[in-house]
RNA sequence: GGAGUUGGACGGACCGUCGCUGCGCCCCAAAAGGGCGGAGAGGAAAGUCCGGGCUCCACAGGGCAGAACGCUGGGUAACUCCCAGGAGGAGCGAUCCUCGGCAAGCGCAACAGAAAGCAGACCGCCGCCUUAGUCCCUCGGGACCUUGGCGGUAAGGGUGAAACGGUGGUGCAAGAGACCACCAGCGGGCGUGGCGACACGCUCGGCUAGGCAUGCCCCGUUCGGAGCAAGACCAAAUAGGGAGGCAGGCCGGCCCGGCCAAUUGUCUCCGGGUAGGUUGCUUGAGGUGGUCGGUAACGGCCAUCCUAGAGGAAUGACGGUUGCCCGCUCCCCACAAGGGCGCGGGGCACAAAACCCGGCUUACAGUCCGACUCCGGCA
RNA sequence: CGGGAUGUGGCUCAGUCUGGUAGAGCGCUGCGUUCGGGACGCAGAGACCGGAGGUUCAAAUCCUCUCAUCCCGA
Numbered sequence: 001g002g003a004g005u006u007g008g009a010c011g012g013a014c015c016g017u018c019g020c021u022g023c024g025c026c027c028c029a030a031a032a033g034g035g036c037g038g039a040g041a042g043g044a045a046a047g048u049c050c051g052g053g054c055u056c057c058a059c060a061g062g063g064c065a066g067a068a069c070g071c072u073g074g075g076u077a078a079c080u081c082c083c084a085g086g087a088g089g090a091g092c093g094a095u096c097c098u099c100g101g102c103a104a105g106c107g108c109a110a111c112a113g114a115a116a117g118c119a120g121a122c123c124g125c126c127g128c129c130u131u132a133g134u135c136c137c138u139c140g141g142g143a144c145c146u147u148g149g150c151g152g153u154a155a156g157g158g159u160g161a162a163a164c165g166g167u168g169g170u171g172c173a174a175g176a177g178a179c180c181a182c183c184a185g186c187g188g189g190c191g192u193g194g195c196g197a198c199a200c201g202c203u204c205g206g207c208u209a210g211g212c213a214u215g216c217c218c219c220g221u222u223c224g225g226a227g228c229a230a231g232a233c234c235a236a237a238u239a240g241g242g243a244g245g246c247a248g249g250c251c252g253g254c255c256c257g258g259c260c261a262a263u264u265g266u267c268u269c270c271g272g273g274u275a276g277g278u279u280g281c282u283u284g285a286g287g288u289g290g291u292c293g294g295u296a297a298c299g300g301c302c303a304u305c306c307u308a309g310a311g312g313a314a315u316g317a318c319g320g321u322u323g324c325c326c327g328c329u330c331c332c333c334a335c336a337a338g339g340g341c342g343c344g345g346g347g348c349a350c351a352a353a354a355c356c357c358g359g360c361u362u363a364c365a366g367u368c369c370g371a372c373u374c375c376g377g378c379a
Numbered sequence: 380c381g382g383g384a385u386g387u388g389g390c391u392c393a394g395u396c397u398g399g400u401a402g403a404g405c406g407c408u409g410c411g412u413u414c415g416g417g418a419c420g421c422a423g424a425g426a427c428c429g430g431a432g433g434u435u436c437a438a439a440u441c442c443u444c445u446c447a448u449c450c451c452g453a
Stems, first nucleotide, its partner, number of pairs: 001375010012322007020040002023037005042350001046361002049359005054227004066223005071085005086099005100218002105216002107212002122157002124153006133144004165183006184208001186205008231279004241270007248260004286305008323348004327343002330340003380452007389405004399436001407423005429445005
């Protein structure tokens, strides 16, 4: 200098004017209104994919079903998250990706191929029988070749994504872990190291066990349901409900009184609930700094800070200065690359709280910082 | 806030559960038929399955993320 890996931070800045939503104080007897002060989106506020807080409902205990998760140890309120490690894979490397069990059971594998899941014989090789022929011949027979049949063989050819260990030898009619040596791999036992996943070593075994569980399934762990439109409080009009009074009927000549009916009308009261309003609402597993423990995630202690709470939903508009990017003219430079002065316009990403918090995922113009790897050059 | 469905030639749909050559109807193109058009007959083109990644020998189909559209409930 070039190419890359990984972690973190920022997400235009400042000023003025006018607005918007809460809060505090003041003017005003109060309300309305007005004045002043101060606060007012994000790293993802997003997707709503997980986990929790909070609230209500349900709940004796257990099981089935269903769903999610899945190497080991740790962190945490909890997690499908994070940290550290293990094994396998990719990369020269920094680094990145994946993760229970197919020697429990069932299932699947098109096409090609002889055969594709207790394997399998198309060609080839070999043995026996048979058939036609040629040659040799000591006329008994033998050798070669051909047709067909029976059988053996997985070493060779060819197919496929995948063909039941590899190399060499012994052996055999030809072959084959049939046997032997070495190597690879698997399972059991033992030992050593590690909390553990696991690693290493010794020994025994049969000689070899294929792939897919992101197919059913098996094993293990976890899970009651709903969600701030949860829930709580206040509470209008109309309709309806309950209680009482009056008007009704009967007893009666009349009044008082009693009984019946519960229908209708009217009046008063009560309670539920709707609209509406208030609350839940933002001080919290909180932020920042220091220190201690821990490899780390994280935790303990101390100090310090208060940082939106709207509700169809505020956080904006205009003007000025400036930063970055794009464009143009000119200059430096032989050209280019690169750099500089000036001008003018445009742009500055992704996207915006809706009960709160911890994560994950996805989107993102541009900028800055740290650590590390590889290659090339110079000293 | 909670739950569900769909996406495949230009259009409407199969195929996805159970992975193995992507199909049908309408439409389109050419030819024939007709004086010409329609209808009809014959032939043909056209989709790598919304996008990305993964599992697998192999993905429209299985898994994860994502985009778009639609529906239901409070």
Description: Two RNAs folded together computationally: RNase P RNA and transfer RNA, 453 nucleotides in total. It holds a member of the Rfam family "Bacterial RNase P class A".